The RNA shown here (Bacterial RNase P class A) has 410 nucleotides and comes from an Acidimicrobiia bacterium.
The gene name in the source record is rnpB.
It matches the Rfam family "Bacterial RNase P class A". Its family is annotated with tRNA processing, dimeric ribonuclease P complex and ribonuclease P activity in the Gene Ontology. By type it is a ribozyme.
The RNAcentral record of the sequence draws on ENA.
Of the family's consensus pairs, 91% are formed in the model.
RNA sequence: CGAGUCGGUGGGACGAUCGCGGUCACCUCUCGGGGUGGUCGAGGAAAGUCCGGACUCCACAGGGCAUGACGCUGGGUAACACCCAGGCGGGGCGACCCGACGGACAGUGCAACAGAGAGCAGACCGCCGAUGGCGCGGACUCCUUCGGAGUCCGUUGGAGAAGUGUUCCACUUCUCCCGCUGGACCUCCGGGGACGGUGGAACAGGUGAGGGUGAAACGGUGGGGUAAGAGCCCACCAGCGGCACGGGUGACCGUACCGGCUAGGCAAACCCCGUCAGGAGCAAGACCGAGCAGGGACAGGGCUGCCCGCCCGCAACGUCCCGGGUAGGUCGCACGAGGCCGUCCGGCAACGGCGGUCCCAGAUAGAUGAUCGUCCUCGACAGGAUCCGGCUUACACGCCGACUCGCAUA
Numbered sequence: 001c002g003a004g005u006c007g008g009u010g011g012g013a014c015g016a017u018c019g020c021g022g023u024c025a026c027c028u029c030u031c032g033g034g035g036u037g038g039u040c041g042a043g044g045a046a047a048g049u050c051c052g053g054a055c056u057c058c059a060c061a062g063g064g065c066a067u068g069a070c071g072c073u074g075g076g077u078a079a080c081a082c083c084c085a086g087g088c089g090g091g092g093c094g095a096c097c098c099g100a101c102g103g104a105c106a107g108u109g110c111a112a113c114a115g116a117g118a119g120c121a122g123a124c125c126g127c128c129g130a131u132g133g134c135g136c137g138g139a140c141u142c143c144u145u146c147g148g149a150g151u152c153c154g155u156u157g158g159a160g161a162a163g164u165g166u167u168c169c170a171c172u173u174c175u176c177c178c179g180c181u182g183g184a185c186c187u188c189c190g191g192g193g194a195c196g197g198u199g200g201a202a203c204a205g206g207u208g209a210g211g212g213u214g215a216a217a218c219g220g221u222g223g224g225g226u227a228a229g230a231g232c233c234c235a236c237c238a239g240c241g242g243c244a245c246g247g248g249u250g251a252c253c254g255u256a257c258c259g260g261c262u263a264g265g266c267a268a269a270c271c272c273c274g275u276c277a278g279g280a281g282c283a284a285g286a287c288c289g290a291g292c293a294g295g296g297a298c299a300g301g302g303c304u305g306c307c308c309g310c311c312c313g314c315a316a317c318g319u320c321c322c323g324g325g326u327a328g329g330u331c332g333c334a335c336g337a338g339g340c341c342g343u344c345c346g347g348c349a350a351c352g353g354c355g356g357u358c359c360c361a362g363a364u365a366g367a368u369g370a371u372c373g374u375c376c377u378c379g380a381c382a383g384g385a386u387c388c389g390g391c392u393u394a395c396a397c398g399c400c401g402a403c404u405c406g407c408a409u410a
Stems, first nucleotide, its partner, number of pairs: 001406010012375007020041009043381001047392002050390005055281004067277005072086005087101001088099004102272002107270002109266002124211002126207003131204002134200001135155009157177009178199005185192002219237006238262001240259003244255004285331004294322005300312004338358005344353003376379001
């Protein structure tokens, strides 16, 4: 200098004027409010509403079913599907990153396309064809219609060279060897032997080594073995299981021995095992409470003991009372698992403790804006609505720190 990894952090600044919501003090008021001044007034994600809690109401002897979430170990936390540290697996040259990471002999199920075959697999090409059959050759026996039947034996071999092809495996040609068979001739009668003939196809079947298909084809390499092959057998390696020792709180790791030699994948498919969860949510819930509807009560008194009369009172379409509760209001509701600071203490860390300091939106149709001026790197995503801890998603332009790789120079 270039390329990259991880962590943290900022999210236009200042001033003036006008305006909006809360709150405090004072003033004023027709008690509804109004005015003046002070003070406070969105975020790192306030978002998605995906987890976990606080809080509230309902339910609840105990237990179970169903359903849902989670699933390596240890720790943190009020709790978590979060965080920290570690183990294991995977990726990267590396810094580092990713992982729902219990169980696939409890059971059920799934696997497109390709391919012969996809689950206690499968013979398409290839290889073999031991065994059985067919064919061919030979011997013997029987019937003898001169042709049959039966029995037995043999029969696809090995090496090399050249050429060709679809290139390491085949085919063709040649040479040598070998098996079987006929056999002139020789013979010491045991035998030898020039020369000739023959050594077919792959029907059943075997084979999972090789080719080919696939994400995946039932361990890898070498040797033995076989008709050809194969963990069929052996050695080493990988893997699985058991056991012992050592290390670790643990997940797990290391070493040695033994075993059968080999077991496929998917559980973010159903499912099984384990752990956790009672339900609803601030429109929770509590208090106050008009109006209307409803229910209840209400008449007389004085002059005068009685009647008449007189006077007072009498809104009956009235007055008073009642509970539930609507509108509406108040609370819940802003001091809290709180923020900031610490060269403090414990811990690798998450975090916990201790000390100091601060009070930091609280609306209810829902406030945080507008204009002007100056400046800069010219400003993104986006706004509370019960609160808190997380996760996830969005984000212009920056800043800081640690680390890795490459190149160059000294």
The organism belongs to Acidimicrobiia, within Bacteria.